Overview: A computed fold for an 85-nucleotide RNA from bacterium MnTg04, annotated as c-di-GMP-I riboswitch aptamer. Of the family's consensus pairs, 100% are formed in the model.
Parts: sequence; C1' cells; structure tokens
RNA sequence: AACUGAAAAAGGCAAACCCGUUGAAAGACGGGGACGCAAAGCCACCGAUCUACGGGAAGCAUCCUACGAUAGCGGGGUCGCCAGA
Repeated sequence: AACUGAAAAAGGCAAACCCGUUGAAAGACGGGGACGCAAAGCCACCGAUCUACGGGAAGCAUCCUACGAUAGCGGGGUCGCCAGA
C1' cells in the first nucleotide's frame, strides 16, 4: 500500500417526526431528535427514482418533458480513523 471489518479503542454522521426558513413542487438549510450507517465523508459521470414552475399535447379529466432534486437507491471517482480475526 492492497484486502478484510469478526472482536476492540477513539470518535463521527444523523432516518422518521417536531419547530423555523426557503422553494411551484420534489427537496434543501438551521435547531431539536435517533432509525440506523465502516465511509450514511465529498463528487450528479452512468443507471434508477421523485417533482413539473415553465414548455408541449389533449377527449380539457389529464398526459409527456429536467434546465430541478435524491450521494441515507445502485454503480463509478476521490479523500480518510482504527485494527488484523
């Protein structure tokens, strides 16, 4: 360094939900709070999923569409703590 994460040690992050802010929404941010996580650190390159302001279509019910979002959906990239069954 690679690989592995059984047992440790130091810690770390923070789901749902609640409050506030923001956004058309999905969602995000801050505070509280812990379901869990060995990358649940970071990155939208690929797939997947969510939303549809706007745009398009329509039988005017609705449907399609990402330039929006999800890294705690998966792949990939990249940095990293400890240990060695």